[in-house]
Molecule: transfer RNA
Organism: uncultured bacterium
């Protein structure tokens, strides 16, 4: 320069062909339990689904355009 692929809660992912309110582990916070502490069980708090526009009745899911991070190629002798 040309291609591809990722970017959903603090972490680490899921989310079948676009259509129940966006999920789960872990972590953190409360409570149980214990003399006490872990571990265990339970509650409940946390998400602009990377930014920005578009399609449609309806998009995390689908085009388009940017930013971040990756990989594969090609050109510069």
């Nucleotide at each position: 320069g040309g291609g591809c692929c990722c970017a959903u809660a603090g972490c680490u992912c899921a989310g079948u062909u676009g259509g129940u309110c966006a999920g789960a582990g872990c972590a953190c916070g409360c409570g149980a339990c214990u003399c006490a502490u872990a571990a265990u069980c339970g509650c409940a708090g946390g998400g602009u689904c990377g930014g920005g526009g578009g399609u449609u009745c309806a998009a995390g899911u689908c085009c388009c355009u940017c930013u971040g991070g990756g990989c594969c190629u090609a050109c510069c002798a």